This is a predicted structure of a 102-nucleotide RNA (Purine riboswitch aptamer) from Melghirimyces profundicolus. Of the family's consensus pairs, 100% are formed in the model. Lineage of the source: Bacteria > Bacillota > Caryophanales > Thermoactinomycetaceae > Melghirimyces. Its Rfam family is "Purine riboswitch aptamer". From the family's description: Riboswitches are metabolite binding domains within certain messenger RNAs that serve as precision sensors for their corresponding targets.
[in-house]
RNA sequence: AAUACAAGCGAUGCAUCCACUCGUAUAAUCCUGGAAAUAUGGUCCGGAAGUUUCUACCAAACUACCGUAAAUAGUUUGACUACGAGGGGAUUAGAGUCGUGC
Numbered sequence: 001a002a003u004a005c006a007a008g009c010g011a012u013g014c015a016u017c018c019a020c021u022c023g024u025a026u027a028a029u030c031c032u033g034g035a036a037a038u039a040u041g042g043u044c045c046g047g048a049a050g051u052u053u054c055u056a057c058c059a060a061a062c063u064a065c066c067g068u069a070a071a072u073a074g075u076u077u078g079a080c081u082a083c084g085a086g087g088g089g090a091u092u093a094g095a096g097u098c099g100u101g102c
Base pairs, nucleotide, nucleotide: 008100009099010098011097012096016090017089018088020086021085022084023083024082025081026056029049031047032046033045034044035043041066042065050057058078059077060076061075062074063073064072
């Protein structure tokens, strides 16, 4: 002087949690059995379908329709759940990598 390199040091950053946003599913939808109400009414209980899918499958408002019967319809707004991604926040664990390094 060069090379290699341990502990250590420094940088980056990994696990986890939280909510937010976006995407996918599903249209908070469709079919059906029973019971119930009747223009101041239009409800309740159950079964099945729908999803690379667990759960859920309702609420409110407005409009129409049904001339007293057994049947509702349309529109608007509002979630939860499953999975994926994004950037944030919190905490502390310290994978890995890089630099330095007798």